[in-house]
Overview:
This is a predicted structure of a 385-nucleotide RNA (Bacterial RNase P class A) from a Candidatus Nanopelagicales bacterium. Lineage of the source: Bacteria > Bacillati > Actinomycetota > Actinomycetes > Candidatus Nanopelagicales. Model confidence (mean pLDDT): 77 of 100. Rfam family: Bacterial RNase P class A. Rfam's curators write: Ribonuclease P (RNase P) is a ubiquitous endoribonuclease, found in archaea, bacteria and eukarya as well as chloroplasts and mitochondria.
RNA sequence: CGAGUCGACCGGGUGAUCGCGGCACCGCAGGAAUGCGGGGUCGAGGAAAGUCCGGGCUCCACAGGGCAAGGUGGUGGGUAACGCCCACCCGGGGUGACCCGCGGGAUCAGUGCCACAGAAAGCAGACCGCCAUCGCUUUCGCGGUGGUAAGGGUGAAACGGUGGUGUAAGAGACCACCAGCGGCGCAGGUGACUGCGCCGGCUCGGCAAACCCCACCUGGAGCAAGGUCAAGAGGAUCGGUUCGCUGAUCUGCGCGAACGGGCGGCCCGCCCGAUGUUCGCGGGUAGACCGCACCAGGCCGCUGGCAACAGCGGUCGCAGAUGGAUGAUCACCCCCCGCGUUUCGUGCGCGGGGACAGAACCCGGCUUACAGGUCGACUCGUCCG
Numbered sequence: 001c002g003a004g005u006c007g008a009c010c011g012g013g014u015g016a017u018c019g020c021g022g023c024a025c026c027g028c029a030g031g032a033a034u035g036c037g038g039g040g041u042c043g044a045g046g047a048a049a050g051u052c053c054g055g056g057c058u059c060c061a062c063a064g065g066g067c068a069a070g071g072u073g074g075u076g077g078g079u080a081a082c083g084c085c086c087a088c089c090c091g092g093g094g095u096g097a098c099c100c101g102c103g104g105g106a107u108c109a110g111u112g113c114c115a116c117a118g119a120a121a122g123c124a125g126a127c128c129g130c131c132a133u134c135g136c137u138u139u140c141g142c143g144g145u146g147g148u149a150a151g152g153g154u155g156a157a158a159c160g161g162u163g164g165u166g167u168a169a170g171a172g173a174c175c176a177c178c179a180g181c182g183g184c185g186c187a188g189g190u191g192a193c194u195g196c197g198c199c200g201g202c203u204c205g206g207c208a209a210a211c212c213c214c215a216c217c218u219g220g221a222g223c224a225a226g227g228u229c230a231a232g233a234g235g236a237u238c239g240g241u242u243c244g245c246u247g248a249u250c251u252g253c254g255c256g257a258a259c260g261g262g263c264g265g266c267c268c269g270c271c272c273g274a275u276g277u278u279c280g281c282g283g284g285u286a287g288a289c290c291g292c293a294c295c296a297g298g299c300c301g302c303u304g305g306c307a308a309c310a311g312c313g314g315u316c317g318c319a320g321a322u323g324g325a326u327g328a329u330c331a332c333c334c335c336c337c338g339c340g341u342u343u344c345g346u347g348c349g350c351g352g353g354g355a356c357a358g359a360a361c362c363c364g365g366c367u368u369a370c371a372g373g374u375c376g377a378c379u380c381g382u383c384c385g
Base pairs, nucleotide, nucleotide: 001381002380003379004378005377006376007375008374009373010372012333013332014331015330016329017328018327020043021042022041023040025038026037027036028035029034045356049367050366052365053364054363055362056361057222058221059220060219064268065267066266067265069218070217071216072215073214074088075087076086077085078084089103090101091100092099093098104213105212110211111210112207113206114205127152128151129148130147131146132145133144134143135142136141160178161177162176163175164174165173179203181200182199183198184197185196186195187194188193226290227289228288229287234281235279236278238276241258242257243256244255245254259273260272261271262270263269295317297316298315299314300313301312302311303310304309334354335353336352337351338350339349340348341347
C1' cells in the first nucleotide's frame, strides 16, 4: 500500500420565527368541576418493523396428577427465562484471521425410503470378463457344466485400502502396514472428549429437517387483558336441585351421595350450586378515570471471571398519545457524487443527493431493512528499511 475477517459507533449540526403533547409551579375568573395566560422542564428507534421465541402483569381460578399434543437436542457456564448469549468439544469449509452445524439413537426397539442406470442398493449380486473340464469346428471361434468376484462397466453410493503369499483362476483364504469398529488398560480434562498401548473378528451404506425411540421442558387466553365511576325501563322464553344424617313440629347451620355447571382435548381430582340461558323485542350508554410508565431501568468506576456476566459503590429519572403529540419556513455549516476552474495549497464555482424508517402495556432476545461515514483488533499478499 492492497485484499479480507470480526467487533463497536454516528447517521445530520447550529441559529431565528411560528406551531404541538406530558409534568409540576405561578397568576386571573369561578362555590367547584373547569377555562385563560405565563415562563420552566421533558418529548420516537437501532431497528420503534416481523409477531418468530421467552417472560413480567391481568383474568379463568383455590390450582394439582396422568395421557395426548407441542417444543428443544454435544458439554459446561450465564440469565427471571428462552429455541437466546459465552466458552469449549466434535464434524465440515477456508492459506488464514474466522465461518457453518440437519450435533442423542439407524445391530442388544421396530417400520419406511434410496428414482433412473446397473447383474445387483440389506444382509444383494454375475452384464463384459478370468479359470478348469466336456462337446462341435480346417482355423477363427461357439455351446454345456463347475468355480470365481481380484479387473472393466453402471451409479451419489457396489459390502475396507496398499503391497505381498497363495491359487487352475481368484478371494482377508492368509500375512505386513493403514483406516474403521469392538473390548481392556494408562494419562489429561468438571465434562463433551483427546492422546497412548495391547487384543480381536477381518469390516453389516445413507436418510430420523422420514415415522419413531430416548432425555429435558410446556395450563389457557391476552392491555381490544382487566377494573372504577356515570347513565339506564323493562318484556317474553327455557331451565333453575333432589335425597339422606343431625336437629325440636317448622326454620337455620353442618356433613355425605346423586345431578347440573366450570377448569384448551380426555381421565382422575378440585371448585360452585348461584339466580342463570336465549331473543331479527324494547330502552340507556359510545362519556370520564385507572391499568399507563421506578424498574429483571440507564450511565460511570472498582472487584471477581478467558468470556457471557455477577457483586459493590456513585449518579441520573430520559415520551405516555387516544384520529392519535416533537412539525413548517429561512439562513449558514457538515458529508457524499458529478462537471468546470486552479496560484496544485487541493482552493473556488455550479448542479445533484443525504439511508432504513414513527412508540401505543412493558422488558430480554432472534430475524429482516439501511445512502453515507468513523474507530479498533486480527489475517493474508506485495514493497521498502